[in-house]
RNA sequence: AAAUUUGCCCUCUAGGGUUCCGGUUUUUAUAAAAACGUCUGGACCGAGAGAGGGCGUACAGCAUCUGCUGUAUACACGGAGGGAUAAAAGCCCGGGAGAC
Numbered sequence: 001a002a003a004u005u006u007g008c009c010c011u012c013u014a015g016g017g018u019u020c021c022g023g024u025u026u027u028u029a030u031a032a033a034a035a036c037g038u039c040u041g042g043a044c045c046g047a048g049a050g051a052g053g054g055c056g057u058a059c060a061g062c063a064u065c066u067g068c069u070g071u072a073u074a075c076a077c078g079g080a081g082g083g084a085u086a087a088a089a090g091c092c093c094g095g096g097a098g099a100c
Stems, first nucleotide, its partner, number of pairs: 007055006015045002020042002022039001023036005056073007075095001077098001081093003
C1' cells in the first nucleotide's frame, strides 16, 4: 500500500411508529365523524455489531445403513444521507463511507 472471509433460518428482546382494534378529547345522542401516538396497550415492524434455539461448517471419537456424541463457530468503534411500508426504528442500503 492492497485484498478476502466472517453462512442460513426460527422465536423473542432493546427499540420503533400509528394503517387496523382498543383508549382519550370534541361535535349534536349509545351510533357516527374528526382530532390526539405528548395513549400504558392488542396487533404490527424489529437488530451484523442484543438473547435463546435449530440447521450448516470444521475437527475429534464411536458406529459403518450415512448416522450419533463431543468441542469450536471468534472479533465487531461507526456518522450524515437515502429507501420501504400507514408510519417509524438498532429495519434495508450496511460488517457500507469513515475511524482504529
Predicted 3D model of a 100-nucleotide RNA (Guanidine-I riboswitch aptamer) from Fictibacillus enclensis. NCBI's taxonomy places the organism under Bacteria, Bacillota, Bacilli, Caryophanales, Fictibacillus. The prediction has a mean pLDDT of 82. Its Rfam family is "Guanidine-I riboswitch aptamer". Gene Ontology term of the family: regulation of gene expression. Rfam describes the family as follows. This family represents a conserved RNA structure found upstream of the ykkC and yxkD genes in Bacillus subtilis and related genes in other bacteria. The RNAcentral record of the sequence draws on Rfam and Ribocentre.